RNA sequence: AGUCAGCCAGACAACCGCCGUUUAAAGGAGCAAUCCUUUGAAGGGAGGAAAGUCCGGGCUCCAUAGGGCAAAGUGCCAGGUAACCCCUGGGGGGCGCAAGCCUACGGAAAGUGCAGCAGAGAGUAGACCGCCGCAUUUCGAUGCGGUAAGGGUGAAAGGGUGCGGUAAGAGCGCACCGCGCAAGUGGUAACACGAGCGGCUAGGUAAACCCCACUUGGAGCAAGGCCAAAUAGGAAUCUUAGUAACUUCGGUUACAAAAUGCGGCCCGCAUUUUAGAUUCGGGUAGGCUGCUUGAGAUAAACGGUGACGUUUGUCCUAGAUAGAUGGUUGUCCAUGACAGAACCCGGCUUAUCGGCUGACU
RNA sequence: GGCCCCAUCGUCUAGUGGUCCAGGACAUCACUCUUUCAAGGUGAAGACACGGGUUCGAUUCCCGUUGGGGCCG
Repeated sequence: AGUCAGCCAGACAACCGCCGUUUAAAGGAGCAAUCCUUUGAAGGGAGGAAAGUCCGGGCUCCAUAGGGCAAAGUGCCAGGUAACCCCUGGGGGGCGCAAGCCUACGGAAAGUGCAGCAGAGAGUAGACCGCCGCAUUUCGAUGCGGUAAGGGUGAAAGGGUGCGGUAAGAGCGCACCGCGCAAGUGGUAACACGAGCGGCUAGGUAAACCCCACUUGGAGCAAGGCCAAAUAGGAAUCUUAGUAACUUCGGUUACAAAAUGCGGCCCGCAUUUUAGAUUCGGGUAGGCUGCUUGAGAUAAACGGUGACGUUUGUCCUAGAUAGAUGGUUGUCCAUGACAGAACCCGGCUUAUCGGCUGACU
Repeated sequence: GGCCCCAUCGUCUAGUGGUCCAGGACAUCACUCUUUCAAGGUGAAGACACGGGUUCGAUUCCCGUUGGGGCCG
């Protein structure tokens, strides 16, 4: 000078406040469910991202989450995990002197599409200039043919260098390199090395359609459960009052139809109805729960390169429902960044003044 | 709190991988017309929210950020 990993997020004390929990006493509100106030005691009170809501799960309801098509997502290999678009280790590629960092990294010889402008030619290649041969010639050139070495265009021009070869050229031939196929060897695999073969055929784009493999049912705590109250009585319009059997004439059963179960479609399943739809008008909208003990945290030992796992011990660490963390004073370091839980976890991404520790170049 | 959608001149919008200018309407400005104003005519200025990536090429495709909007018993 840099790289990686981890930790802290002003500290201490006093006073006044705010929100929960446990407990004791007293009083009150409401039709009820249930709740509130005061006083005493004990104890607790935001983050590494609580954020974005980008992934994955738990939990709850719908069917125990069912079948097919469609749709969406993921995409090197192996492992970890409850699961993952996450993490760990490894492989390929790229950057860096290095420590190290980044990586949407399956398939373009299954098929279809696209490539503007420029350029002769843009994907079964191609002759504008140039080079070479032949013919004609007014000696300026013109016509026909060959040629991808050189020029020019473009992001991209269908292997590169050298030698031979040739009229000039050309994988036309040869050597090396690249590319493709590949016996075999190592590795769990990705992949690496590669005898030998091919004379180059098979350019780019899949964050274009698509193919292959794997995964995905939907909704979300305003889910859901319980209690209290209410769903009373009405008006208008439209379309239509299913079929069959039994019957104690009240209905029952079967088929059919319709609606609902929020998701695209079909099937299937469940529930309800046999009158349904639209409009107007009317009523309830209050309380409790879900709620924080959890794939929890931490220490040691063991297994593993590691992510992580197992065993034992220890600890309990916010739970509001208009939403709680604030203020004053004193001392010190020297002015403290981003920022505030709302069902809960595991990740990712984004924001962030600074300080400390360890390892490495 | 949760679930979704959107972003193009000052405003409303078209466009969608490509050619010189991202087109149009209203509004603004200048000139013209008129005695003057309005209307009309001619012309000008003016935008892909921001940052990366894929691609030869991005307003469009993908990711992240920012801002705005909608719904819920």
Molecule: RNase P RNA; transfer RNA
Organism: marine sediment metagenome